[in-house]
This is a predicted structure of a 350-nucleotide part of an RNA (small-subunit ribosomal RNA, central domain) from an uncultured bacterium.
It matches the Rfam family "Bacterial small subunit ribosomal RNA".
The RNAcentral record of the full RNA draws on Greengenes.
Context: one part of a larger RNA
RNA sequence: CUGGGCGUAAAGAGCACGUAGGCGGAGACUUAAGUCAGAUGUGAAAGACCGGGGCUCAACCCCGGGGUUGCAUUUGAAACUGGGUCCCUUGAGGGCAGGAGAGGAAAGCAGAAUUCCUGGUGUAGCGGUGAAAUGCGUAGAAAUCAGGAGGAAUACCAGUGGCGAAGGCGGCUUUCUGGACUGACCCUGACGCUGAGGUGCGAAAGCGUGGGUAGCAAACAGGAUUAGAUACCCUGGUAGUCCACGCCGUAAACGAUGGAUACUAGGUGUGGGAGGUAUCGACCCCUUCCGUGCCGCAGCUAACGCAAUAAGUAUCCCGCCUGGGGAGUACGGUCGCAAGGCUGAAACUC
Numbered sequence: 001c002u003g004g005g006c007g008u009a010a011a012g013a014g015c016a017c018g019u020a021g022g023c024g025g026a027g028a029c030u031u032a033a034g035u036c037a038g039a040u041g042u043g044a045a046a047g048a049c050c051g052g053g054g055c056u057c058a059a060c061c062c063c064g065g066g067g068u069u070g071c072a073u074u075u076g077a078a079a080c081u082g083g084g085u086c087c088c089u090u091g092a093g094g095g096c097a098g099g100a101g102a103g104g105a106a107a108g109c110a111g112a113a114u115u116c117c118u119g120g121u122g123u124a125g126c127g128g129u130g131a132a133a134u135g136c137g138u139a140g141a142a143a144u145c146a147g148g149a150g151g152a153a154u155a156c157c158a159g160u161g162g163c164g165a166a167g168g169c170g171g172c173u174u175u176c177u178g179g180a181c182u183g184a185c186c187c188u189g190a191c192g193c194u195g196a197g198g199u200g201c202g203a204a205a206g207c208g209u210g211g212g213u214a215g216c217a218a219a220c221a222g223g224a225u226u227a228g229a230u231a232c233c234c235u236g237g238u239a240g241u242c243c244a245c246g247c248c249g250u251a252a253a254c255g256a257u258g259g260a261u262a263c264u265a266g267g268u269g270u271g272g273g274a275g276g277u278a279u280c281g282a283c284c285c286c287u288u289c290c291g292u293g294c295c296g297c298a299g300c301u302a303a304c305g306c307a308a309u310a311a312g313u314a315u316c317c318c319g320c321c322u323g324g325g326g327a328g329u330a331c332g333g334u335c336g337c338a339a340g341g342c343u344g345a346a347a348c349u350c
Stems, first nucleotide, its partner, number of pairs: 003322004007304002012318001014201004021194003025088001027086005033081002035077008049065006091191001092188003096183003103177007110154001115149007125136002162169002206247006215241002220236004258317006266295011299306002323350003332343004
């Protein structure tokens, strides 16, 4: 470079915003860069191909022809792509009217429970296990009642329910704030899609400084088990888990399925809205839009399965793969306080 691919065989970046670039709706006029047609010049000779000829043939040599896909100049064509001008509303965006939501940030508040402290009652056990022991308890434990302290998490509601780009988000109230959806059809008039680099967000663990620490709990200690037991079980227990600020930038970051648009049988749940029908009214029923599940035809698939939330039919843009091991290693670069991250080979071997 080309081909084929990326749910599970190697392969979709964790997610978004967006630069360059690539691609891009309907109509009219114009231009002629791409595109197409004609002409001219050039495209050396030799070689190659076709036809013919000369050495007795051939190799070899000679003559003629076609071709030389290209480039330049020029004359035209105007469907498509591009450029220019005008215009349109279906794509996109805005305004208006609504309802839904654990979307985000901050502050305040609440109740249940665990633990600890104080006091009362109470007396010999408690706890724990397969069974035990370590442990706690006559300096009064456990149990129970009253009071207090403090931290963390919010039972029921709760739902293949909701919201968010992903990570993720769950008590209540207030303030600030993002997005999506529906309706009518008011405005702008292609303002769009994707997105190399770049920038931001990004679970848990971990790191820095300061605080906090109820429960849980790596490490650690002890008790058991066992041949051993650096484990599984038990009693303890420190980092950590929590908060503020700053790093880290990784996950089976998964739907193992990039984003956008259009099209392609149905059936049945559920969440949010609108319209109709019906009714005294709420339901019920019908239609429709958006989301989220299940089943299923065509089609696709190696099969499993997917099937309007496609893995179907197409177009556009990006990322990635190219036998296993060596190896996500080495070296270099770069980022990081560090841990390490990103980029990422080869020898050799099967």